[in-house]
Context: one part of a larger RNA
RNA sequence: CCCUUCUUAAGGAACUCGGCAAAAUGAUCUUGUAACUUAGGGAGAAAAGAUGCCUUUAAAAAGGCUGCAGUGACCAGGCCCAAGCGACUGUUUAUCAAAAACACAGGUUUCCGCUAAGUCUAACGACAAUGUAUGGGAGCUGACGCCUGCCCAGUGCCGGUAGGUGUACGAAAUUGGUUAGAAUUUAUUUCAAAGCUAGUGACUUAAGCCCCGGUGAACGGCGGCAAUAACUAUAAUUGUCCUAAGGUAGCGAAAUUCCUUGUCGGGUAAGUUCCGACCUGCACGAAAGGCGUAACGAUUUGGGUACUGUCUCAAGAAGGGACUCG
Repeated sequence: CCCUUCUUAAGGAACUCGGCAAAAUGAUCUUGUAACUUAGGGAGAAAAGAUGCCUUUAAAAAGGCUGCAGUGACCAGGCCCAAGCGACUGUUUAUCAAAAACACAGGUUUCCGCUAAGUCUAACGACAAUGUAUGGGAGCUGACGCCUGCCCAGUGCCGGUAGGUGUACGAAAUUGGUUAGAAUUUAUUUCAAAGCUAGUGACUUAAGCCCCGGUGAACGGCGGCAAUAACUAUAAUUGUCCUAAGGUAGCGAAAUUCCUUGUCGGGUAAGUUCCGACCUGCACGAAAGGCGUAACGAUUUGGGUACUGUCUCAAGAAGGGACUCG
C1' cells in the first nucleotide's frame, strides 16, 4: 500500500449524476392508525408502550429483587409526501438491458356451417379437433371509470349488376395454297368446284376492371388569408380562397415544447430538476385509443424524517496478502 471486518469527538448528505455504500429499523404482545378507495383495501400505515427473576394466587392482580443493558448472544421491515409510466400476479435479451418492452383478463373488428376457415406438404396425409359459432382462426386495443368526434375524395374490403371493356372455346363471312375439271391465243397460260390446309374474323362470351353503392375499433386524413367591439389589447362576428373533411371532448413547455433555464406560483438562503397553473400544441388527441384512477412495482423523478465515516477530515484496531528471512 491492497483486500475483508470493527470503532470513532463535533457536525449530519455539506459527499455525489444520484444517500451509491454503510448506518438505522427489525421479534412477540398491547394500544393506536390519515388522505384516498374499485369499500376488498390503504395497514405491519404512521405513532406509542411492554418484555428478566422471585413471592403470593385457581386466575386476574399485587408486592419485591437485580444488572449499563432482560426479544441481554444469533436470526428478523426504515418510514412518510408528491408525480410519471404500466392496472394487477406473470414473461423477457442463457453470457452488459427485468423495463415504461411482451403477456394478460376485458373490449372490438373480421373470417369460418364442418369434407369449416386457417396452417404444413410434391403427394399421401396431419394439425385445427375425437372440437362444431357460449366453437375455431386472424388483426388491433389492453383491468376498471367517463368516453371514443368529423372525413368514403385516394387505397383496401364488402355488395351490385344495366351499360363499356373482355381471354379461351365456338363461329357467319372471307383471303391464300393445293387440283379434278373447264377455257383458249397450246403456254413457264388463264379460270377453278368439292375436300384438305394456312390465315383474317363480324358475332357470342365468365371473372376481373371501368361503373354504381356501402364501409374508419379498415390503410389513413382532420386548412389558409384579411377585416371587425366607445382607451389599448383581443376578436364572440364578417368576408374570401381551398378541401373528402378541416382536430370535437379531454389533456397540454408533456417519456411529446425547437425557441426554453417560456411566464407566474410553491418548495430552498440559493432549484436548467420537481410540483401546481397559463396556452404562443416548432410537431397532443380519442382502441398505432383520449383523459382519470384505488391497489400493485428489485420501475423512473422530486421532496422530507430517522440514520449514519458518503463527506468536513481523517484516526485507530483485528485478520489475510504484499515485504524480509527460512